[in-house]
RNA sequence: GGGCGAGUGGCGGAACGGUAUACGCGAUAGUCUCAAAAACUAUUGGCCGCAAGGCCUUGAGAGUUCGAAUCUCUCCUUGCCCA
Numbered sequence: 001g002g003g004c005g006a007g008u009g010g011c012g013g014a015a016c017g018g019u020a021u022a023c024g025c026g027a028u029a030g031u032c033u034c035a036a037a038a039a040c041u042a043u044u045g046g047c048c049g050c051a052a053g054g055c056c057u058u059g060a061g062a063g064u065u066c067g068a069a070u071c072u073c074u075c076c077u078u079g080c081c082c083a
Stems, first nucleotide, its partner, number of pairs: 001082007010025003018066001026044006045056004059075005
C1' cells in the first nucleotide's frame, strides 16, 4: 500500500429503517439475618431543572429518508489476511 471485519450506558452484549441501550454483570437502596454471605424486590446513559419536564446520546463528521445504531460517503482507532 491492498482486502475483509470490529467500535453501542461503568463492563459484557442484543437490536426488521420506527420507544436507543433488551438481557446479563456491576453499582445503589430495601427485605431477610445477631451480623454477614446467598437469595429476593426496586432503581440504575449524560446534562439542565425544586419538581413537572426538557435537551442530548450507538468512534468523529457529512449525506439519504417522514424517521438512521442500522443504508451511503469521508475520516479516526483497532483485529486478521495479502503484498
Description:
Transfer RNA from Candidatus Levybacteria bacterium RIFCSPHIGHO2_01_FULL_37_17, 83 nucleotides, folded computationally. Lineage of the source: Bacteria > Bacteria candidate phyla > Candidatus Levyibacteriota. Rfam family: tRNA. Its family is annotated with triplet codon-amino acid adaptor activity in the Gene Ontology.